[in-house]
Molecule: Glycine riboswitch aptamer
Organism: Chelatococcus albus
RNA sequence: UUGAUCCCCGCGGGAGAGUGCGGACCGCCCCGAUCGGUCCGCCGCCGAAGGCGCAACCGCCCCGGAAACGCUCAGGCCACAGGACCGCGCGGGAGCU
Numbered sequence: 001u002u003g004a005u006c007c008c009c010g011c012g013g014g015a016g017a018g019u020g021c022g023g024a025c026c027g028c029c030c031c032g033a034u035c036g037g038u039c040c041g042c043c044g045c046c047g048a049a050g051g052c053g054c055a056a057c058c059g060c061c062c063c064g065g066a067a068a069c070g071c072u073c074a075g076g077c078c079a080c081a082g083g084a085c086c087g088c089g090c091g092g093g094a095g096c097u
Stems, first nucleotide, its partner, number of pairs: 003096001005094004009089005018043001020042008044077003050073001051071003057065003
């Protein structure tokens, strides 16, 4: 210096499942209703933050690493947000060749 790899950052894409029921409080409001938000309780569901488990497989094979599989603790079930994963950047860093 170049190339592939990993991490961070930025941009784009990104699924699933109740906008459920009841109660309390708050906001709008003269009051009430409606609507929205928060908390609590109950039931139903999702799985792609995270976490946990088994294991194909892999390794330096004592042991260890391991999924998009499984569990749903957490999280989520209008929208927003988040989101595994994918692509881009002549962005930043790491170590290898």